This is a predicted structure of a 92-nucleotide RNA (SAM riboswitch aptamer (S box leader)) from uncultured Ruminococcus sp.
RNA sequence: CUUAUCAAGAGCGACGGAGGGAACAGGCCCUGUGAAGUCCGGCAACCUGCGAGAGUAAGGUGCCAAAUCCUGCGGUAUCACCGGAAGAUGAG
Numbered sequence: 001c002u003u004a005u006c007a008a009g010a011g012c013g014a015c016g017g018a019g020g021g022a023a024c025a026g027g028c029c030c031u032g033u034g035a036a037g038u039c040c041g042g043c044a045a046c047c048u049g050c051g052a053g054a055g056u057a058a059g060g061u062g063c064c065a066a067a068u069c070c071u072g073c074g075g076u077a078u079c080a081c082c083g084g085a086a087g088a089u090g091a092g
Stems, first nucleotide, its partner, number of pairs: 001092006011040001013039003019030003024072004041064003046060003049056002068086001073083004
């Protein structure tokens, strides 16, 4: 850079100790009834493997509050919807 997906799903575990929800801004949330992180556990099924196929879940990633938490740009039938941008993940 191209392309697909992004409203589903995933712990009352151990260690750890104060922060976290990508960045900036504005909101709104989560958190000592224990954040981040690590381990274990789990979810999913993009790629590989296996399978005639439906599938499976062994390997490579990924993921495990809230829509990608919401808004930020544009359009419209403006408490909303659609699209875009940015971002995330896979494959190339």

The RNAcentral record of the sequence draws on MGnify.
Its mean pLDDT, the model's own confidence on a scale to 100, is 86.